Context: one part of a larger RNA
RNA sequence: AGCAUAGGGUGGAUGCCUUGGCACUGAGAGCCGAAGAAAGACGUGAUAAGCUGCGAUAAGCUGCGGCAAGGAGCAAAUAUCCUAUAACCCGCAGAUCUCUGAAUGGGGAAACCCACAUGAGCAAACCUCAUGUACCAUACAGUAAAUCCAUAGCUGUAUGGAGGGAACCUGGUGAACUGAAACAUCUAAGUAGCCAGAGGAAAAGAAAGAAAAAAAGGUGAUAUUCACCUAUCGAUAUCCUAAGUAGCGGCGAGCGAAAGGGAUAGAGCCUAAACCAGUGUGCGUGCACAUUGGGGUUCGGACUGCAAAAAAAUGAUUUCUAACUGUUAACAGAACGGUCCUGGAAAGACCGGCCAGAGAUGGUGAAAGCCCAGUAAGUGAAAACAGAAAGAACAUAGCAGAAUCCAGAGUACCACGAGACACGUGGAACCUUGUGGGAACAAGCGGGGACCACCCCGUAAGGCUAAAUACUACUCAGUGACCGAUAGCGCAUAGUACUGUGAAGGAAAGGUGAAAAGAACCCCGGGAGGGGAGUGAAAGAGAACCUGAAACCCUGUGUUUACAAGCUGUGGAAGUAUUAUAUAGGUACAACCGCGUACUUUUUGUAGAACGGUCCGGCGAGUUGCGUAGACUGGCAAGGUUAAGGAUUAGAGAUCUGGAGCCGAAGAGAAAUCAAGUCUUAAUAGGGCAAAGCCAAGCAAUUGGCAAGAAGUCAGUUAACGCAGACCCGAAACCGGGUGAUCUAUCCAUGUCCAGGAUGAAGUUGCCGUAAAAGGCAGUGGAGGUCCGAACGCACAUCCGUUGAAAAGGGUGGCGAUGAGGUGUGGAUAGGGGAGAAAUUCCAAUCGAACCCGGAGAUAGCUGGUUCUCCUCGAAACAGCUUUAGGGCUGGCCUCAUAAGAGUCAAAUGGAGGUAGAGCACUGAAUACCCAAGGGGGCGUCAAAGCUUACCAAAGGUUAUCAAACUCCGAAUGCCAUGAUGAUGAUUUAUGGGAGUCAGACUGCACGAGAUAAGUUGGGCAGUCAAAAGGGAAAGAGCCCAGACCUACAGCUAAGGUCCCAAAGUGUGUGUUAAGUGGAAAAGGAUGUGGGAUCUCAAAGACAGCUAGGAUGUUGGCUUGGAAGCAGCCAUUCAUUUAAAGAGUGCGUAACAGCUCACUAGUCGAGAGGUGCUGCGCCGAAAAUGUCCGGGGCUAAAACACACCACCGAAGCUUAGGAAUCAUAUGAAAAUAUGAUUGGUAGAGGAGCAUUGUUAGACUGUAGAAGCUGUACCGAAAAGGAGCAGUGGAGGGAUAACAAGAGAGAAUGCCGGAAUGAGUAGCGAGAAAGAGGUGAGAAUCCUCUUGGCCGAAUAUCCAAGGAUUCCAGGGUAAAGCUGAUCUGCCCUGGGUAAGUCGGGACCUAAGGCGAGGUCGAAAGACGUAGUCGAUGGAGAGCAGGUGGAGAUUCCUGCACUAUGAUAUGACAGAACUGUGGGGACGUAUGUGGAGAAGAUGAGCCGGGAAAGGAAAAACCGGUGCAAGCGGAAGAGGUGUGUGAGAGGAAAACCCAUCACACAAAAAGCCAAAGCCGUGAAGCGGAACGAAAAAGAGUAGUGAAGCAUGUGAGCCAUGUACCGAGAAAAGCCGCUAUUGUUCAUAUGAUACCCGUACCAUAAACCGACACAGGUGGAUGAGGAGAGAAUCCUAAGGCCGAC
Repeated sequence: AGCAUAGGGUGGAUGCCUUGGCACUGAGAGCCGAAGAAAGACGUGAUAAGCUGCGAUAAGCUGCGGCAAGGAGCAAAUAUCCUAUAACCCGCAGAUCUCUGAAUGGGGAAACCCACAUGAGCAAACCUCAUGUACCAUACAGUAAAUCCAUAGCUGUAUGGAGGGAACCUGGUGAACUGAAACAUCUAAGUAGCCAGAGGAAAAGAAAGAAAAAAAGGUGAUAUUCACCUAUCGAUAUCCUAAGUAGCGGCGAGCGAAAGGGAUAGAGCCUAAACCAGUGUGCGUGCACAUUGGGGUUCGGACUGCAAAAAAAUGAUUUCUAACUGUUAACAGAACGGUCCUGGAAAGACCGGCCAGAGAUGGUGAAAGCCCAGUAAGUGAAAACAGAAAGAACAUAGCAGAAUCCAGAGUACCACGAGACACGUGGAACCUUGUGGGAACAAGCGGGGACCACCCCGUAAGGCUAAAUACUACUCAGUGACCGAUAGCGCAUAGUACUGUGAAGGAAAGGUGAAAAGAACCCCGGGAGGGGAGUGAAAGAGAACCUGAAACCCUGUGUUUACAAGCUGUGGAAGUAUUAUAUAGGUACAACCGCGUACUUUUUGUAGAACGGUCCGGCGAGUUGCGUAGACUGGCAAGGUUAAGGAUUAGAGAUCUGGAGCCGAAGAGAAAUCAAGUCUUAAUAGGGCAAAGCCAAGCAAUUGGCAAGAAGUCAGUUAACGCAGACCCGAAACCGGGUGAUCUAUCCAUGUCCAGGAUGAAGUUGCCGUAAAAGGCAGUGGAGGUCCGAACGCACAUCCGUUGAAAAGGGUGGCGAUGAGGUGUGGAUAGGGGAGAAAUUCCAAUCGAACCCGGAGAUAGCUGGUUCUCCUCGAAACAGCUUUAGGGCUGGCCUCAUAAGAGUCAAAUGGAGGUAGAGCACUGAAUACCCAAGGGGGCGUCAAAGCUUACCAAAGGUUAUCAAACUCCGAAUGCCAUGAUGAUGAUUUAUGGGAGUCAGACUGCACGAGAUAAGUUGGGCAGUCAAAAGGGAAAGAGCCCAGACCUACAGCUAAGGUCCCAAAGUGUGUGUUAAGUGGAAAAGGAUGUGGGAUCUCAAAGACAGCUAGGAUGUUGGCUUGGAAGCAGCCAUUCAUUUAAAGAGUGCGUAACAGCUCACUAGUCGAGAGGUGCUGCGCCGAAAAUGUCCGGGGCUAAAACACACCACCGAAGCUUAGGAAUCAUAUGAAAAUAUGAUUGGUAGAGGAGCAUUGUUAGACUGUAGAAGCUGUACCGAAAAGGAGCAGUGGAGGGAUAACAAGAGAGAAUGCCGGAAUGAGUAGCGAGAAAGAGGUGAGAAUCCUCUUGGCCGAAUAUCCAAGGAUUCCAGGGUAAAGCUGAUCUGCCCUGGGUAAGUCGGGACCUAAGGCGAGGUCGAAAGACGUAGUCGAUGGAGAGCAGGUGGAGAUUCCUGCACUAUGAUAUGACAGAACUGUGGGGACGUAUGUGGAGAAGAUGAGCCGGGAAAGGAAAAACCGGUGCAAGCGGAAGAGGUGUGUGAGAGGAAAACCCAUCACACAAAAAGCCAAAGCCGUGAAGCGGAACGAAAAAGAGUAGUGAAGCAUGUGAGCCAUGUACCGAGAAAAGCCGCUAUUGUUCAUAUGAUACCCGUACCAUAAACCGACACAGGUGGAUGAGGAGAGAAUCCUAAGGCCGAC
């Protein structure tokens, strides 16, 4: 370390439970609100954070009832109270009811701010309290413009409205995804959404209706039958049906009535008008109009006549009185005991009783009719509410006549355009109406599906109307073959925590015990925790608490392991240990040997390095409704069956009723129509479709017998299909309504920022210059999308970072930096949109169309996943069609049922045919020769005749060829048919139900394409794989052999093998190979070797070797410098001597020479040489981990060839035993016998197991249920099922049926837990060290010392934002990237003080809202008067001190503002919404004034110089003070007066305008910053310095207080330029109207909110105690131009490993 096992831990599955849900049933109730709702905020308790209750009368107050002895909620504890004078609790009715909210006095950022009027408190003011004060509509009244009357308007009073609410309802508006396999009409769908409105229901509704030519009834004739006449119904709504019918429809997808029938419920009325009467108005004086009352309403009325004056009846039509009933608290309510049984406990067991109009249910220490609460049947209300019999009042009617009058107008209707009707423009009626036209008048008008006629029905253009119908936020009572904590609502409670700017999104989390009896006390420990003790039945129930599975972690034990290699098992097997559902093949481990590449999915094919899964547990996918046609079972049957509804009933059930309707009983035809027939047709023919039994006899007609007629329909179950989300998960998208411009883009308003340096435009001055100009030079001047460069902004390069410090940063450089500049605050623009110096760029880390919710479970011919067992059969990857090719439909192939009784093969016989082959007659291709028209060339002086030709050549001939689309020929196979034979045996066919398959792969053969390439591609035939295991081929889907039902330590074989690995021959015989050929390969090459064939030479001596010769003319001729056999050329290449010898085969020389060869002789003595064919070998032969036998190894073989004999070898065959299925036979069945079969993916069929619940009904359990852990038993096989032991502590459940949320290993599944990685990466910029202290413990806390860092910041003060983080005391679990005694952490307590600071009670900008108004389907949009709105205007406080935490707020000192009061004085003064001035404004750049701050100083003050003395002009430190008030100066600014009158909405003495006069620079007047004095005999101040050990450099004491130069902000002002630079109020004048003010002094009053703390950051925005971001102000010294940079001061820090 592995395996096994035991004991623990972790974890929270399982079982049991239920406080909570889900789905319904029956009743009730069905609105609340200006009398202030719904919903909230804030409060409220003795102590009080949350929930509940309540509202300043605040867990409550009052009255009336009920009940009753305890009570002060959840919710303990303590304290204090209430209660028989009736508390608490319950019911009914009242009182109170802060603030927000329609919100309503005005405003507003909801829960806040600011008012006015009247009244009360009070003598008055302030203040407090109470009431009122919004808008709109209607009515009335008053008042009253332009404009005389009048009207608009305004004012007042009264009434009403406003807003909220789950679904249901009506109306307005109105999508898209989707379906149509695309899409546009169409569909989805008038759906979703938005908007308006109403009610407990809503809507509809009393016919200008529906509809009809049949049936039925009546009459007549004459019985059947025929003829004629009359239609009929009677508001609406809903259910069943008609009916998926009639119809509509790219006549596609789809959409889809109505009448009628059966039911529920039932209900009808009122006006306008005619006519009568009254009143009023107008004017044109008798008319019109308006109005009130009567009258009147369709079988019409008015009118005329008669009768009557509500008796009966009816009434929702209108009110009143109401017995009575019910609801909202309650009362009462039968009957049990025992036991020495068990137990902690009895309700269990045993024994014995009782009640029952009560045996529903829940509780009580386990399981209770008789213990408790209740239950059945009864009883009950002061008060409120609901219903309501009955009664009263009130309302409603006649008959006749028929002259006249009346009976709803921009209407009906028509045209055009639409919508809605089931009906898509169609022949399109009917209904509604946008535009245009436009009637009639009851003798009229509308309708009856275009339209016309006749006939019939009805009477529009006004209105109301219960019930039957829909829904359930809410109350009560109940129910469940609904869930039981990953379930059931999202929530056993929570719309909480948390996320987001926002709309919005949205969790997890139950259980001690009967009772807290919740562990006193002791011990260890800082604590956490633990050990004892104690409680309890149990602590192995201890609060992290019932049971307590698995992953995972730890420890012990058994066994094995240190030469050993693997899907971890399986088949064997020594060894060790051990033994109980008990003897046998027990259990655990196991050396060693054989075999063996997981699972799923997808595929032709996966160990695949193709997909998915870290592991474990739980959850997780073909369901339900309706319809269609099958199968099975059942009922009835020429019939079957009810639907809605109704009745009975304790009943969500059941039974009865209900026959409306549906299917069937008859078909044929397009139909009329006819009918066992009908259609076609001229037809009676023929044919189509339909039609009614079986058996026997007979040639047939027919006869006999048997049976009863023909079979449907309604349910249940089951497989499938259609419509629905339809097996589950999964898009990108589309549409609707909202939410977002705190990011960012642009714009608007108002503020603010930019160190320093440089350059030097125009203009201008002087000089020169010119006739004058121009021009030049020197100054001055200070322009610029100018230059350099910080802050600030940007983002060009590079490095780092890349699970970061950071979801865009850091380092080093870079670019812009007075401008088209940066930035703050407030605002505007919104998705079919906005913005865009323009990039598809930005619009909240999202942009070729944001985000949120909804339509919605969109759709997905696509991918993935889809859960227990066994048995039988078992495919296809093909054809046709397809916007079709990875999809589908039909056929083929599979399966099941029923029926029939067929099929296949062999042999035989008979057929059709045009392939292989062959051939060249045809069609073409193609070769040589002959012949030969024709053509070309030459000759012919041109032409012609003609001749000729080594030119081309048709046709023809001879020879030799080729063809898938050639055939004068032509097989083998295959195919068809026949039927006497043989084989096989259900293999075949038909009908019906259910499928799957449409990607195929390789091998062999014959082909096409390709390159006679491919593990390529496409057909055909066959095989295998697919879907097939076993043996062989080393290993291998497709090759060879062979098809696995199970068992066996039996036998025989196939392919292939037999030396060893490794079962079987080192077998036999004859050859071959020498190459390890065997055990990779070609052209080509070779005297490798075996076999066989043939030719030549050879005893007349071959071949090879050796010896000898190899000569002469001649150096042949030519050529050449030379060429002599041998550079080259020529040729009758001759001739001679010879045994033989070339005018020469090579070598060689400058040329010769020389050496050779051919050829010849001798020697030797037997075969030699060549050319084909053939077996086995050789070379050709170079690649990457190691080698082309599987390895060792093999040579008379273990190679190759040919024979032969043995053996091995498979899941094949056989043997033995067994199982299942099918067939046959027997049998009533059970079963038996015989025979055959039993690989299997997609798929079809069959039989079972388990889970949860229900019914029936046994049984079982505290003497111990379920669950969990272990186990060697059973199921001759499985899913599975028992027994026993332990744990556990209250339920369980056989059997027979039924119903399903009914079985998991995979879905990059969901949730939870636990591993691995791994004690690994990392611990987030930077300087610490030492000592002391505290403490259980210190690198980190506190103190001190030393050291270091920042210092235009890492200092200080504000704004935003945050919201207690501030301070003190205590603590250390968690947070803090380590530790912690510490903390921005936890607990307890404390802390923020304003007339003057900031905001409001003042003002306005952009912009918002917006009375009236305008526009708009609605919602709403715009906008006047107004009203809000700072980032701006206005506006009164300074200095010092104080503390644990506050200060311009408290204190001290000195001030100021506003408003009353009192006193004194003055006489004109003043208010408002009027009028005028003013407020009041750019940028750049100068000049002048003044002097904050700092510097300097031999100025002044203080200090000490200790360890020789002295002490300076050396050294060190200091060398200040506000507002206010008063004063002086005066940079600078300013014309003065008079008059006029069409200006300033009235007025004006003011302003403006004009005219005149005076003055031209002074005077006068105004006057800044600052200065002086005062404030200040004060404050502060270096230094000194206690009490008192610490505290403390604290209290206290307290010196000097000057000068010089530089000089920011500040004040005043100039110049230049173009982009020409807010508004209003406060304030100051003026006058109108009213009728009171001003000055001084004293005293008084002065409201609300903020105020702590952080604020370049550990407290804000970035998920973090995050290297990022964040507006303004102050900003010292040395060096320096500088706010750069370096070093320092004050001050801060050493930044958390």